[in-house]
Order: sequence, then C1' cells, then structure tokens
RNA sequence: CGAGUCGGUCAAGCAAUCGCACGCCUUCGGGCGUGAGGAAAGUCCGGGCUCCACAGGACAGGGCGCCAGGUAACCCCUGGGGGACGUGAGUCCACGGCUAGUGCAACAGAAAGCAAACCGCCGCCGCGCGUCGCUGCUGGCGUCGCGCGACCGGCAAGGGUGAAAGGGUGCGGUAAGAGCGCACCGCGGGUCUGGCAACAGCCCCGGCUAGGUAAACCCCGCCCGGAGCAAGGCCAAAUAGGGGUCCUAUGGCGUGGUCCGCGCCGGACCCGGGUAGGCCGCUAGAGGCGAUCGGCGACGAUCGUCCAAGAUGAAUGGUUGCUCGCGACAGAACCCGGCUUAUCGACCGGCUCGUUCC
RNA sequence: GGCUGGAUGGCAGAGUGGUGAUGCAGCGGACUGCAAAUCCGUCUACGCCGGUUCGACCCCGGCUCCAGCCUCCA
Repeated sequence: CGAGUCGGUCAAGCAAUCGCACGCCUUCGGGCGUGAGGAAAGUCCGGGCUCCACAGGACAGGGCGCCAGGUAACCCCUGGGGGACGUGAGUCCACGGCUAGUGCAACAGAAAGCAAACCGCCGCCGCGCGUCGCUGCUGGCGUCGCGCGACCGGCAAGGGUGAAAGGGUGCGGUAAGAGCGCACCGCGGGUCUGGCAACAGCCCCGGCUAGGUAAACCCCGCCCGGAGCAAGGCCAAAUAGGGGUCCUAUGGCGUGGUCCGCGCCGGACCCGGGUAGGCCGCUAGAGGCGAUCGGCGACGAUCGUCCAAGAUGAAUGGUUGCUCGCGACAGAACCCGGCUUAUCGACCGGCUCGUUCC
Repeated sequence: GGCUGGAUGGCAGAGUGGUGAUGCAGCGGACUGCAAAUCCGUCUACGCCGGUUCGACCCCGGCUCCAGCCUCCA
C1' cells in the first nucleotide's frame, strides 16, 4: 500500500423565529426548563408489576437439551469441549439418546432392515478344438490350455440401481473370494493419566456384531399455574333498574271452588352496585455516567455523581440563515433484559493474509 | 396498545412427508339451422427466504400481507 476479519461509537450540526406536549413559577400578559430510537419495529423468548386460581404431590400439555459459569430470569451472554468451513485473523452449529421400544424410506433395483444374488467370478460335470505322453494305432486312455453349455454348489472382489447396498486402504491368502489373517485408519468396550466437567491422550481388548431418520412417535434429564396496563384500583351524573324501613292498610287486583298462603299495585326516606365522564396505575429504575477493586470473560462489589418524554384524538413540527462529507432505516404508549429483522454513511481500536522497501 | 387465526390456479375449496384433488370460470373441439344445456380435451397454483430430511404444501425458524377479538357488572 492492497485485500480481509472482529469489536465499539455516532446517526448532519449550529443559530433565530413561529407553533405543539408536559412540569415548575406567575403581577395571569407571560416566563423558564425538558421533549423519541439503536432499533421506539416484529411480539419471538425471559422477568418485574397487577388481578384470578392454588394444602402438597402426580398426570396431561408445552418448552429446553455438549460442559462450566453469569444473571431477577432466559430459546440470552461469557469461557471451554467437539464438529464443519477458511492459507489465516476468524466464522457457523436445534450439539442428549435410533448397542429402550415402535415406525418410515416413494421410484429404481436381484436385494432396503433375523439383508440379497440380476450380470459376473469360481468349482463340479458334459461337448468341441488344440497340445503333449502312453498304447493293442481311421481308434482308445490320460496331462495341460482355450471355447461353449443346463442343473447343482461356492463368493460378495467387480458391474449395474439408488439418497443410502452392512467398515476403508494395502499386503497376504484362496478354486474364486471374503476381517479369512495381518498393518494402518475408523468403530465399540475397558484400565490408567490430565481436566470441576464436556472431553482429550497412552495402552489393552473386540474382527465389526452397532447403516439413516427423534425440526417421526417416543425415552432420559431440567424448567413451566392462567391472563394481561383495554391488567387492576379510586371518585362518580342524568335516565332506567335493584335492596331495606315506614305509611296508606283489617286496602285493591291476580292465582283458586273456598279459606290460608303466594305474587303484583301507590308514596316518603335511606343504601350500595354500576354506565357516561374524571383520577390513579405512569415512570427514580434489576437506571445512566465515572473511578477503584475482584474475575481470562460475561459479570459482580464499593464509592462518587446525574435525573433524561409520559400523551389518551394522542406532542416532538414549519420557515429562514450559515457550515459540511448533502444526510439511511425509521416515531415512545406500563417498564426492563435479550434475540431477530430494517438501516446512507462516518470515525476509532485489535488482529490476519499478500506485495514492496528499510 | 394487547391477544388470536390464516395465506393452495381468475374464484371457491380438499390435501398431516413420496406425481397437488374437485367444482365454477376461461380456451379449443363435438352436437345444433344458430345458440343454451350436455359430452370430450386443455391452460393456470402451494405468499417470500432459509433450515431438517434421500425427499417438504405438510416439520422448524425468520420476514411480508390479510382477517378477527379485547370497558365494567350480571
């Protein structure tokens, strides 16, 4: 210098003026202060808060899944292990269990789940040809080689099908072959060593029996009560309706054959529920910033300092001037921790690779 | 603001891991003097992007769009 990788910060700036929302002050004219985000988004996880339910436990249902730690909690984060990719910095992984059980695998193919044998290879046998030997010589018998062929038997090396064909490579071995034997690699089991652990390493054993699929049912371990601020609480009008007491009243009407009984009918006073509406919940919090200490780190502890939107038809905008690199995605609605998705660009720092020079 | 469900041809609407049905509509043909009806044939689809799997409309994740419900008392 070029290419790349990881982490972090910012998100055009300043001023004037006219407005808007909230808070405080006010001599009621107004004045002062504050006023969106890293994602306010998706509502995908986890918690706080509120109400409801609840003796305890279990089942059902759902979620999570290498190990250790962090945290209020987590499907989050940090560190480590294993695997995959990359020359590397580094990135990615739904990463428990198909040697518990059950299921699934279309089509193709001989065979797809106590594997199988289509082509093929080999053996046995028969026929033909050649060769050599013996002989009793137009013949017969035998050796070796080649070709063809039905049955039977052996094989899983090769071909072919498939996403997948029951360890891989090499050597030996064999009629041909085969973990049949051996070496290395893989796989499974065991002891020991290191590590909290996941796991790794050495050695020994097993000749392979144990293919794939659990984002298939399921098994194992751990976790989870439900709903959501339109939660929930307080004040409370008009109209209608409800409850209680008293009066009218030995009343009237209805039910009924009649009596009792029951229900309904007027007025006054009192009571609470609740609608419209208003208020609270509402923003000082697992809070921000800085320093020190502990820790590899996530994070924690202590001290100091700061207060920074809170609406409910719902504010954060318009105009002008100057400057620059000409400005992306996007707008709070109870709050917080994460994840995911969208995003013009600018800057800072760590590291890697390549080229050149010193 | 919160909660819930859905997306399959032009329209409606089945399909729970192995070639995506069916009806209406459209187009072509037959029948008819011409049409309708009927019959035959035919065109057209899994919202988008990834993952799991040999294989995905289907299982899982993320986006996009659409629809519905939500004062209090009884």
Predicted 3D model of RNase P RNA and transfer RNA as a complex of 432 nucleotides. Model confidence (mean pLDDT): 80 of 100. It holds a member of the Rfam family "Bacterial RNase P class A".